[in-house]
Molecule: small-subunit ribosomal RNA
Organism: uncultured bacterium
RNA sequence: AGAGUUUGAUCCUGGCUCAGAACGAACGCUGGCGGCAUGCCUAACACAUGCAAGUCGAGCGCGAUCCAGAAAGCUUGCUUUUUGGUGAGAGCGGCGAACGGGUGAGUAACACGUGGGUAACGUGCCUUUGAGUUUGGGAUAACCCACCGAAAGGUGGGCUAAUACCGAAUACGUUUCUUUGAGGUUAGCCGAAAAGAAAGAAAGCUGGGUAACUGGCGCUCAUUGAUCGGCCCGCGUCCCAUCAGCUUGUUGGUAGGGUAAUGGCCUACCAAGGCUACGACGGGUAGCUGGUCUGAGAGGAUGAUCAGCCACACUGGGACUGAGAUACGGCCCAGACUCCUACGGGAGGCAGCAGUGGGGAAUAUUGGACAAUGGGCGAAAGCCUGAUCCAGCAAUGCCGCGUGAGUGAUGAAGGCCUUCGGGUUGUAAAGCUCUGUCGGGAGGAACGAAAAUUUUGGCUAACACCCAAAACUGACGGUACCUCCAAAGGAAGCACCGGCUAACUCUGUGCCAGCAGCCGCGGUAAUACAGAGGGUGCAAGCGUUGUACGGAAUUACUGGGCGUAAAGCGCGUGUAGGCGGUUUGGUAAGUCAAAUGUGAAAGCCCUGAGCUCAACUCAGGAAUUGCAUAUGAUACUGCUAGACUCGAGUGUCGGAGGGGAUGGUGGAAUUCCCGGUGUAGAGGUGAAAUUCGUAGAUAUCGGGAGGAACACCAGUGGCGAAGGCGCUGACCUGGACGAUGAUUGACGCUGAGGCGCGAAAGCGUGGGGAGCAAACAGGAUUAGAUACCCUGGUAGUCCACGCCGUAAACGAUGAGUGCUAGGCGCCGGAGGAUUGACCCCGUCGGUGCCGCAGCUAACGCGUUAAGCACUCCGCCUGGGGAGUACGGUCGCAAGACUAAAACUCAAAGGAAUUGACGGGGGCCCGCACAAGCGGUGGAGCAUGUGGUUUAAUUCGACGCUACGCGCAGAACCUUACCUGGGUUAAAUCCACCAGAACCUGGCCCAAAAGCCGGGGUGCCCUUCGGGGAAUUGGUGCGAAGGUGCUGCAUGGCUGUCGUCAGCUCGUGUCGUGAGAUGUUGGGUUAAGUCCCGCAACGAGCGCAACCCCUGCCGUCUGUUGCCAUCAUUCAGUUGGGAACUCAGACGGUACUGCCGGCCUAAACCGGAGGAAGGUGGGGAUGACGUCAAGUCCUCAUGGCCCUCAUGCCCAGGGCUACACACGUGCUACAAUGGCCGGUACAAUGAGCUGCCAACCCGCGAGGGUGCGCUAAUCUCAAAAAACCGGUCUCAGUUCGGAUUGGAGUCUGCAACUCGACUCCAUGAAGCUGGAAUCGCUAGUAAUCGGAGAUCAGCACGCUCCGGUGAAUACGUUCCCGGGCCUUGUACACACCGCCCGUCACACCAUGGGAGUCGAUUGCUCCAGAAGUAGGUAGCUUAACCCUCGGGAGGGCGCUUACCAAGGAGUGAUCGGUGACUGGGGUGAAGUCGUAACAAGGUAGCCGUA
Repeated sequence: AGAGUUUGAUCCUGGCUCAGAACGAACGCUGGCGGCAUGCCUAACACAUGCAAGUCGAGCGCGAUCCAGAAAGCUUGCUUUUUGGUGAGAGCGGCGAACGGGUGAGUAACACGUGGGUAACGUGCCUUUGAGUUUGGGAUAACCCACCGAAAGGUGGGCUAAUACCGAAUACGUUUCUUUGAGGUUAGCCGAAAAGAAAGAAAGCUGGGUAACUGGCGCUCAUUGAUCGGCCCGCGUCCCAUCAGCUUGUUGGUAGGGUAAUGGCCUACCAAGGCUACGACGGGUAGCUGGUCUGAGAGGAUGAUCAGCCACACUGGGACUGAGAUACGGCCCAGACUCCUACGGGAGGCAGCAGUGGGGAAUAUUGGACAAUGGGCGAAAGCCUGAUCCAGCAAUGCCGCGUGAGUGAUGAAGGCCUUCGGGUUGUAAAGCUCUGUCGGGAGGAACGAAAAUUUUGGCUAACACCCAAAACUGACGGUACCUCCAAAGGAAGCACCGGCUAACUCUGUGCCAGCAGCCGCGGUAAUACAGAGGGUGCAAGCGUUGUACGGAAUUACUGGGCGUAAAGCGCGUGUAGGCGGUUUGGUAAGUCAAAUGUGAAAGCCCUGAGCUCAACUCAGGAAUUGCAUAUGAUACUGCUAGACUCGAGUGUCGGAGGGGAUGGUGGAAUUCCCGGUGUAGAGGUGAAAUUCGUAGAUAUCGGGAGGAACACCAGUGGCGAAGGCGCUGACCUGGACGAUGAUUGACGCUGAGGCGCGAAAGCGUGGGGAGCAAACAGGAUUAGAUACCCUGGUAGUCCACGCCGUAAACGAUGAGUGCUAGGCGCCGGAGGAUUGACCCCGUCGGUGCCGCAGCUAACGCGUUAAGCACUCCGCCUGGGGAGUACGGUCGCAAGACUAAAACUCAAAGGAAUUGACGGGGGCCCGCACAAGCGGUGGAGCAUGUGGUUUAAUUCGACGCUACGCGCAGAACCUUACCUGGGUUAAAUCCACCAGAACCUGGCCCAAAAGCCGGGGUGCCCUUCGGGGAAUUGGUGCGAAGGUGCUGCAUGGCUGUCGUCAGCUCGUGUCGUGAGAUGUUGGGUUAAGUCCCGCAACGAGCGCAACCCCUGCCGUCUGUUGCCAUCAUUCAGUUGGGAACUCAGACGGUACUGCCGGCCUAAACCGGAGGAAGGUGGGGAUGACGUCAAGUCCUCAUGGCCCUCAUGCCCAGGGCUACACACGUGCUACAAUGGCCGGUACAAUGAGCUGCCAACCCGCGAGGGUGCGCUAAUCUCAAAAAACCGGUCUCAGUUCGGAUUGGAGUCUGCAACUCGACUCCAUGAAGCUGGAAUCGCUAGUAAUCGGAGAUCAGCACGCUCCGGUGAAUACGUUCCCGGGCCUUGUACACACCGCCCGUCACACCAUGGGAGUCGAUUGCUCCAGAAGUAGGUAGCUUAACCCUCGGGAGGGCGCUUACCAAGGAGUGAUCGGUGACUGGGGUGAAGUCGUAACAAGGUAGCCGUA
């Protein structure tokens, strides 16, 4: 410090997620030791048991028990009495119990923090100083007696003490009042000092001493300080405005009460105030702080342990005592709960320490000790202390240590992987040599503890204080620590390994099981699941979950944005507020400086020190950014006083304008009415129909009525704040602009709320209504058509008045001011120059286009900013849910404004790029259409396919690009299929057994196979038993084999777009980038062919050419080919010839080369010559790529599967089936023909298991015999159409030949299933073929025959060959396919795309809902415990007074006021639940349509009905 994730890719916006560090944690797996910390976050739920606050006998009176002595009685060892001691126990009294300890319920508050105030206060113990401590009195508990009660407890009578209680005296101070008041200070108060009056105290105990006296501890009145508190104030302190108004003791005053003290704190009276947008009131949540976690910081979150403050103590209320409480371990009352009970009544409060139950994911021992520190009491010893110090439990956290170290390569074994070579685990282990931390055993052994105290000594007259010495005291603990002993022995796990993110392989699984923080893995080769091997990370821990911060500049103060991504209010006016021109003086609030006080300690940070180190602890420092006080500075801001004119306004003059409002006027047009002319249609559409019209329409002429809107001018022209404004004249009226430079003198800008205006639609009332036109009706269209189109048509549109208040109310751009290059228009105004007009020049305001810098994610903006700055307002914070629900405000309603959450997704989005696509555009091409010729589709047959059938009908191929395709040829074989029978046939090595090898017969069977035999022995060694080599057979180990699966694991090959003209690269340039440029443009071409231009310049694969065939010519060579001339023959037969044809080798020719036209050029057009002319014709040749196209059944090959079988062999069957459908063909339907006879003319090929002449036989297929030929020699071989002659005469025929019967031929082991051919006979359908559809542009189509491959045989198929030989193309509108450019896009699996809504189903959260339940709370009543205060007629009463009668005073009781619980009524808020109901979300393959994205097929969208 960043990373992953939206896309085909890119940049941006934006959310989600991750890596970090942390925790009072929990859970999973694992677990050796120690130190230091920490440990109910939930039920402030309920609590058994024990302990947690006592102490003082030196304040007081009793006093059980026990000991010692004495006496008495006598029953001689007991009782009683008494004296002295001991002193349990309770009691009176004092102090303490208000500290310490716990918890965080309540509390949004002077509760807390910080800084001040108290001149408005208190303070026990402690401290300073001063003065005192005199004298009397009456009770009472304990105790005794009696009584009541189950108990708790209580009542009556009697005795007694005090540092308990009371009276009196005294009064240095003190308090109050009166008078005076130095001095100080400013809320009007404090106050030295002086005088007078009044009032108020006390307690003793204990040392030394014979005593006098002298101490100590107390007590009283004052006083000083310290400490601790009370009260008041400034500032700070969470969320909600869907809480906007709150308040009657309320706000203030006067008087009084009350308090330690101010105060409505309380009461009476008076006034009517007080708080609030700087957030009152209400609701929710919460103890606050030092700090803690995180963060670079600013911040954010938090408030365990430790420390400060507050609050609370079962819930609520209340006071008492006291220095202090409204009191955790006190009291009273009410309530709930628990316990005891004799049922009458009582007792209790762990949020103290342990502990229990419960709750919960979850949090410890019913331990030891007062040794230390601290606290209470005491003169002290001492006692008490669950404060505290320790121990126990828990890896809960932090820190430290260990689980060994060195050496050790046959790189052992085993595991795993493997390309089978090896690699890895791995120096790891074993082995060898060492060490001894921790743990174990044994021994020694602390610091914490020196004070108090005691003793002794000193000091002193003496005691005390003080000084010195000694003695005594340890829970932890026989612990830390130290030494010794043995022994590598007892001590390693957890998570992860697709990317982020360090770490990879195998096996299993097969969208299953599962994983997952995000993206996402898994559908047979998973580094993502599970296991294993290996690796990586951390380590006594490791992971997971949860939480807060960070990353997140993702709430932006530091530090963001708003044209299109979320985001500018529809527009104005203006209140509060914020901000504000030039200049001078003053002030010093803001601001700045240094200073003082404070900012507790601990913590963080720095330095050092102590535990062996560290954690931890200690000391010192720094810091504590804050607040307060006082002093100073005066640039800026503020305040104040004055001045200025540039901002702003006013005045004068002038012109422009659909600015607004009111009431008039005008013509054209539509419609309607009347009348005339006139006759059969009109109207409407893509085409029609509904409709109108013979009752006279439409058309046309004249007249009239009525409403609405104002053609041309008209313009990125004008005006207005926006909405908006358009015939024309008038009245009224707003604003802007120019000129002028008179006047005011900052009067300004913005603007939360508020107020006003605000298109259309809509609403209310009343008018009006020509045209248009939601709804509605009809006609069409359509699968449907509640639409688009047509015919009608009502609200409405118009007017007046009143509402509504919204729009894609848009420049998707808030208002204002200043600054920052220009150029070209338009509108309005004035100026200069000129005599003047035009022209020209500069100027102010407005409105447009282009453009520099700059900005922007890009697009774009660019003096009319989206640039550079300032001021103010509004708004945004992922998508959906949703601008919805609830609440509130407004509205007649429709609805508007304000405005969430649950839930759900990992995206949603902007701009630009490349493609693809469009029922977008432009240009161009192709037998693409058109123009033609011939077919297919109908018939019969052949062939392939589907389907069906079957034991099997093997498999593959499926739009074009499967279907006479793989198959250039299924009777067996082929053959892969079926049925049945059988079975390791084949390579190599090794082991064992047998026999050399090899040759051969028979049986059975459908065959394969099996069974039984016969013959025969070689070579080498030999101990003569045998052994070995080679070879064969058998067995084993093992290895083959598979047309089994996967063409979606692959290679190779092939099809297709397409012989279409395209596809790319290097360098450069442009762009943030994807990418672009080049390759686009203007021409041209068959062509990215070429030319020109150009930030491109070049290059590659394609095109073309080079190759082959063919067309012309030449040269060479002439046999098997040829024959002009010469001879010869039946015959180029032979001689001869080498001219010609031909053969086949090499050359030539054609290049837009020449001419003309046109052009810048390339090119094009025409012409000449030429056999051939613009690629001469044909072939081969197929760019980058697309279709997961085809093929695992040609071959090769990964993986999987089978192994007496899915391999191999054999026989038979099947691939040839047949209601049917389709494709491709053949033959026809006839006279351009059939049949018969005759006569011509080819080319390419093939041939020895062959082609086969001639001859003979057969009607024929063919048979017999057999010459020649390994081929320019021989043979196949007849070419056919054609031509000549004849016949048939339009008919199912002399057309057509299917089918069937019979007889044959050939091939072959074999023609039954299932061959071809021949002959005789038979003679089907069919008379030119619906919708639709195919081929072909010249030697082509059409037509005619020939040959070949395969092949024993089988050809209507396929591939070649030649013969005869056309028609047509105006042209590119349309159909199909393709190329280039451009445009739109929400597509990128790319239109066979994407995508919307209803309905149906499942699940989830949520709104409404008759109600119902609960919680909190307001108001009004009733009620009134305990208590306090007031009153008091009843009862009662030791201290004081008394004249002894009584009184004063007190208590009880009663009563009044206040008031808790409780009760009743009525509201509010929140939550749960609820039949039913509303929409929403989510969910691989449901239904209906097709709304949107392309002109999305009616452009889309916004508001409204």